[in-house]
RNA sequence: CACUGCCUAGGCGGGAGGGUAGCAGUCUCCUAUUUCGCAAAUCUGCUUUACGGCGGGCUGUAGGCUUUGGGCGGCUUAGUGCGCAGUCAUUGCCUCACCCUAGGGCGUCGAAGCUUCGUCCUGUGGGGCCAAGUGCUUUGUGAACCGUGCGAGAUCCGGAAGGAAGCAGCACUAAAUAAAACAUGAGGCGCUCUCAGAAAACGGAGUGGAGCUUUAGCAUGAGAUUAACAAUAUCCAGCGGCUAUUCCCACCAAGGCGGCAGUG
Numbered sequence: 001c002a003c004u005g006c007c008u009a010g011g012c013g014g015g016a017g018g019g020u021a022g023c024a025g026u027c028u029c030c031u032a033u034u035u036c037g038c039a040a041a042u043c044u045g046c047u048u049u050a051c052g053g054c055g056g057g058c059u060g061u062a063g064g065c066u067u068u069g070g071g072c073g074g075c076u077u078a079g080u081g082c083g084c085a086g087u088c089a090u091u092g093c094c095u096c097a098c099c100c101u102a103g104g105g106c107g108u109c110g111a112a113g114c115u116u117c118g119u120c121c122u123g124u125g126g127g128g129c130c131a132a133g134u135g136c137u138u139u140g141u142g143a144a145c146c147g148u149g150c151g152a153g154a155u156c157c158g159g160a161a162g163g164a165a166g167c168a169g170c171a172c173u174a175a176a177u178a179a180a181a182c183a184u185g186a187g188g189c190g191c192u193c194u195c196a197g198a199a200a201a202c203g204g205a206g207u208g209g210a211g212c213u214u215u216a217g218c219a220u221g222a223g224a225u226u227a228a229c230a231a232u233a234u235c236c237a238g239c240g241g242c243u244a245u246u247c248c249c250a251c252c253a254a255g256g257c258g259g260c261a262g263u264g
Stems, first nucleotide, its partner, number of pairs: 001264006010059003013031005021047005035056004064257007073248002077244004082240003086235001089232004094223004100217007113207007121197003125193003128189003133184003137180005147172004155164003
C1' cells in the first nucleotide's frame, strides 16, 4: 500500500410548544420517510459532562461521525394599514323647489290670473228604446192499445126480432208543440227631460294688459338611498407584500476523531 473479516467506536434525524428547579422522553405541532419492540403524566430516566432507560435489528473505518460558521429554500413568532378583500361614514349619481345662462314653441290677430257658461263625468226622479221569460186568445199539428163519438168486416148472446163488446178507419179533442196578435216583464242602453254636484281637463264669453311653456347646463336649499357605480376617509392583521426574529434539510467552508485482527 492492497484484499478479507470483526467491533457495546460511531451512526440509524432535527426543531417549537407544554411540563420540569433544570435536561431528555411519552403528549401536541412543524419539517426532509428520518429502524423495531417494552414502560412512561398524581409519570419514566437523569443532575449541569443532565443532550434519555431496557431489549433487538441494520450499517460499520467509509464520499463515516462530530464541533463551529454560513445557509437559496422551508418553518415559527411578532410588527407594519403598502396592495387586495371586508367594514362603516360623507359627498356625487337620483327626486323636488328656486336663481342664472343658452336654445326652442305660443302670445297685442291679446299671455298668466280672475269671473261666468257649456262639454266631459257622477247621482236622483220621470219618460223612451231593446229584451230572456211568463200568461190569455185565435189558427194548425197532435192518442196503435191504457181519451170521446160514429163504427165496415169479423166475433159473442138469442129459435127469431133484436142486443152486446168493439179492431181497422173517420171525426173531435187532452198533454204537448209551432206561428200571429195582445198583456206583463228580470235585466240592459254613448237615448231624452228635470234637479243637484268635488277636483282636474277641454271649449265659448267677459275682465285683465305681458308673459306662459319646454329642453340642456350651473349655483343654492330640502329630501330619498347604501341596491349599484365613483371619489374621500375611518376601522380591520383575513390573504398577499415588507421588516425583524426562531429553528433547520440539502449544500458550502474551517477544524477534530478515525480501532482491532488476518493474508500478501